[in-house]
RNA sequence: GGUCUUGUAGUUCAACGGAUAGAAUAGAAGUUUCCUAAACUUUUGAUCCAAGUUCGAUUCUUGGCAAGACCAC
Repeated sequence: GGUCUUGUAGUUCAACGGAUAGAAUAGAAGUUUCCUAAACUUUUGAUCCAAGUUCGAUUCUUGGCAAGACCAC
C1' cells in the first nucleotide's frame, strides 16, 4: 500500500428497516445479617463520526476514524 471483517451501557453480548435499543455482569441505594459475603428489591448508564436512501436507519449505501486478520513491499 491492497483486500476483508468488526465498531451498541464500565465489560461480554442481543436487537426482520418500525416496541420506551434489551440481557448478563459491574456501579449506586435499600431489605436481610452483630459485621462481611450471599440472596432479594429498586435504580443509573450505550448505537464511533459525517452525509445519503427511506414515511421511518443500530440495521442499507458512501466517505472518514479506530481495531483486527490476510496479502504485497
Molecule: transfer RNA
Organism: Capnocytophaga sp. HP1101